[in-house]
Context: one part of a larger RNA
RNA sequence: GGCAUAGGGUGAAUGCCUUGGCACCAGUAGCCGAAGAAGGACGGGAUAAGCGCCGAAACGCCUCGGGGAGUCGCAAAUAGACAUUGAUCCGGGGAUAUCCGAAUGGGGAAACCCACUUAGACAAACUCUAAGUAUUCCUUGCUGAAUUCAUAGGUAAGGAAGGGAAGACCAGGGGAACUGAAACAUCUAAGUACCCUGAGGAAAAGAAAGAAAACUCGAUUCCCUCAGUAGCGGCGAGCGAAGGGGGAAGAGCCCAAACCAGACAAUGUCUGGGGUUGCGGACACAACACAAAGAAGUGAUUUAGGUAGUCAAAGGGUCUGGAAAGUCCCACCAUAGAAGGUGAAAGUCCUGUAGACGAAACUUAAAAAGCUUUAGUUGUGCUCCAGAGUACCACGGGACACGAGAAAUCCUGUGGGAAGCUGGGAGGACCACCUCCCAAGGCUAAAUACUAACUGGUGACCGAUAGUGAAGAAGUACCGUGAGGGAAAGGUGAAAAGAACCCCGGGAGGGGAGUGAAAAAGAACCUGAAACCCUAUGCCU
Numbered sequence: 001g002g003c004a005u006a007g008g009g010u011g012a013a014u015g016c017c018u019u020g021g022c023a024c025c026a027g028u029a030g031c032c033g034a035a036g037a038a039g040g041a042c043g044g045g046a047u048a049a050g051c052g053c054c055g056a057a058a059c060g061c062c063u064c065g066g067g068g069a070g071u072c073g074c075a076a077a078u079a080g081a082c083a084u085u086g087a088u089c090c091g092g093g094g095a096u097a098u099c100c101g102a103a104u105g106g107g108g109a110a111a112c113c114c115a116c117u118u119a120g121a122c123a124a125a126c127u128c129u130a131a132g133u134a135u136u137c138c139u140u141g142c143u144g145a146a147u148u149c150a151u152a153g154g155u156a157a158g159g160a161a162g163g164g165a166a167g168a169c170c171a172g173g174g175g176a177a178c179u180g181a182a183a184c185a186u187c188u189a190a191g192u193a194c195c196c197u198g199a200g201g202a203a204a205a206g207a208a209a210g211a212a213a214a215c216u217c218g219a220u221u222c223c224c225u226c227a228g229u230a231g232c233g234g235c236g237a238g239c240g241a242a243g244g245g246g247g248a249a250g251a252g253c254c255c256a257a258a259c260c261a262g263a264c265a266a267u268g269u270c271u272g273g274g275g276u277u278g279c280g281g282a283c284a285c286a287a288c289a290c291a292a293a294g295a296a297g298u299g300a301u302u303u304a305g306g307u308a309g310u311c312a313a314a315g316g317g318u319c320u321g322g323a324a325a326g327u328c329c330c331a332c333c334a335u336a337g338a339a340g341g342u343g344a345a346a347g348u349c350c351u352g353u354a355g356a357c358g359a360a361a362c363u364u365a366a367a368a369a370g371c372u373u374u375a376g377u378u379g380u381g382c383u384c385c386a387g388a389g390u391a392c393c394a395c396g397g398g399a400c401a402c403g404a405g406a407a408a409u410c411c412u413g414u415g416g417g418a419a420g421c422u423g424g425g426a427g428g429a430c431c432a433c434c435u436c437c438c439a440a441g442g443c444u445a446a447a448u449a450c451u452a453a454c455u456g457g458u459g460a461c462c463g464a465u466a467g468u469g470a471a472g473a474a475g476u477a478c479c480g481u482g483a484g485g486g487a488a489a490g491g492u493g494a495a496a497a498g499a500a501c502c503c504c505g506g507g508a509g510g511g512g513a514g515u516g517a518a519a520a521a522g523a524a525c526c527u528g529a530a531a532c533c534c535u536a537u538g539c540c541u
Base pairs, nucleotide, nucleotide: 001540002539003538004537005536006535007534008533009532015526016491017490020462021461022459023458024457025456026455027454028453029451030450031164032163039100040099041098042055043054044053046078047077050074051073052059061094062093063092064091065090066089070082071081072080105114106113107112115133116132117131118130119129120128121127135161136160137159138158139157140156141155142154143153169200170198171197172196173195174194180187184234210217211216221248222247223246224245225244231239232238252443253442254441255387259273260272261271262270263269264268278421280385281384282383283381284380285379286378287377288376294374295373296372297371298370301367302366303365304364305363306362307361309357310356311355315330316329317328319326331348332347333337339351340350341349392416393415394414395413396412397411398410399409402428423438424437425436426435427434478485479484498525501512502511503510504509
C1' cells in the first nucleotide's frame, strides 16, 4: 500500500409524511375610480426587526346581530390589562382613513418643496385649523375686440370624463416574418403574432331589397350533420363552403316621410299628434264597432337565496402495549359506515356527517295587489308619401371557401350618376319569363365565449431535484446603471416532559445524572444507502 471482515465518522439518497401546488367540475360574481382607485411610501404595539392588521380617532372607534369562556395576531416570555354588567372572536351597517399615486392649486429627482382665496383660533404673527383653487368637453348665465350690429375671446356656476385591471373572453382600426411549397416570386403561415381604440358581463349579430325552386321556408346566435363534399388553387403546397336535416334558445319592435296643430329668427327648423308595411300609410267617401283583454312603467307586500350561525343518534369490559382506536367477549345507532383528529387501526371520544332549523342589518332573484300611460277595423279611389350624391356604372383595391376568373354578392378611394309603386332589388356574367323580397334610419332578451375573484367538490395529478419560481419574512435574498434575471431552504417527540445538579474544558464539545416507549429521537434532532475518511483484526505485497 492492497483485499476482506467488523465497528465508527461524514454525507445525504431512499422509505414514510404533507401544511403547498396542478388540473377540472358546479354554483356565485363579473368591475374599482375625483365621495380620490389599483398599487405603494411612512407610521401605529410596554418591550416590536419581519409578516399580517390598522391610519395621527392608527394591533384599533361606534352601532346592530351571532356566540358563550376565556382573551391581549404569527409568537415564546415578563410586566400590565380586559372578560357572564357577556370580553376575545364571527357577520351586517357606519366613522376615521397621514403622504404619494389618474393626482387635479403651482412645482418636482413619487411618497417632497412652495403658494393663493375665504372663514376661524391666538394678545399678535411670516403660526395653526377647515374648505376651495388642474385640464378637456357639454349646458346655462354674465361680459365682450379688430368692427355698428355681431362673432372670436374672457369669466362664473352645474354636470361629465381622465386612471386601473384578468397576459381571459368581445368588436373595430392597423398588421408581420420564420415556416410550408422539400429552392422560390403568386400562394401558405394568417388576418395568426403583435400594436392601437372602445365596450360589456358578456360582446357581436339580429327581425329579409333573405334563403330557395316545393304542396316552399320565415330575425339572429350556438352545437351535430351535410362534408373534407361542391368548389378555389404556380389546379402545386394547400384552402374549403352553402341549401337542406336534427337540436339549444326563442320575441319582437321604434323612427324618417305624407297629413294636422302650435312656436319661431319662416322655400325652413323645432315640439306634439299621425304613421311604419310588400295585399303599407296619408287624404276623401262608404260600412261596421265604442271594448283596457293585452303591452310598457312604477310598485306596497310575499316567497326563495346570499353575507354570522343552531340542533344533531349510538359502547362497555378483557389482553398486549409507553399509549388502544388493535385482539377477544358482549352490545347499540344508522335518512348519520363521507372525511379529519385523538399517544397504533374509532359508525357509537372530539370536529363533523345524514337530516332539520336560523337574520336586527345589508343584498340578489322571482312573483305581485294597486297606480299611471297606451289601438278603432274593413272596402273603394284620379291624388300625396314611403330613407339620394344613394342604387347603379367605369377604373383601382379589399371581403366573400371563390387567387379576375364566365364572377354574381358585399365594402369603397377617384369619376360619372337613376327610378319614384304602371316603382325598385335578388335568384352566381348577361337577357326574357317566372318566383322571392323592399336597400340607402335605429333598438332588441335567451341559447354562445371567458375566469382574475368567492363558495363547494372531484382526481388511474405531484409529494420537497417533484408539484407553482415560491409548502419557511418568495418575486424574498442576491445579480444588473436599467429593462430585467432570480434562488436555496420542509419532518425532535404523543406531550418540551427541550436535559435540574455534578465532572473535564477558556469555549466548543463531551462524560455522568435526570426526562422519555425510544436520546443509536438531544434541538447540526424520523428513516439514515453510496462515494469519502478513520480504527481494529486477518491475509498478501
The part of an RNA shown here (large-subunit ribosomal RNA, domain I) has 541 nucleotides and comes from [Clostridium] ultunense Esp. Its mean pLDDT, the model's own confidence on a scale to 100, is 85. Rfam family: Bacterial large subunit ribosomal RNA.